The RNA shown here (Guanidine-I riboswitch aptamer) has 114 nucleotides and comes from a Hyphomicrobiales bacterium.
The coordinates come from a structure-prediction model, not an experiment, and the mean pLDDT is 78.
């Protein structure tokens, strides 16, 4: 300097915190042989359920690019179908942002490094 596509949806996981559920503790009331019920406040260095969740993780869906073939009146263009091939690679802060909050989420295939 050049280089067709290299973008997305869904599900799951690594991971994440604490809005809700549950759990634990605490004060109060009720009940009680024991067990317990309601409610207040707090705890995520509470295993968990709900929840968030990967460019560089997994799977799946359809889409994209090149070339060929077929179809419609039709040479080109365009549309549909189909076949083959392509769709590579990827180390990465600090800091900031959202939701209840945090994070491998977003800023971001960023800054930077090689």
């Nucleotide at each position: 300097g050049a280089g067709a596509a290299c973008a997305g949806g869904c599900g799951c996981u690594a991971g994440g915190g604490u809005u809700c559920c549950g759990g634990c503790a605490u004060c109060g009331c009720c009940a009680u042989g024991g067990u317990g019920g309601c409610a207040u406040u707090g705890c995520g260095a509470c295993u968990g359920g709900u929840c968030c969740g990967a460019g560089a993780g997994c799977g799946u869906c359809a889409g994209c690019c090149a070339u060929g073939c077929g179809g419609g009146a039709g040479a080109c263009a365009u549309c549909c179908g189909u076949a083959u091939g392509g769709g590579a690679c990827a180390c990465g802060g600090c800091g900031g942002g959202a939701c209840a909050a945090a994070a491998g989420c977003c800023c971001g295939g960023g800054a930077g490094a090689c």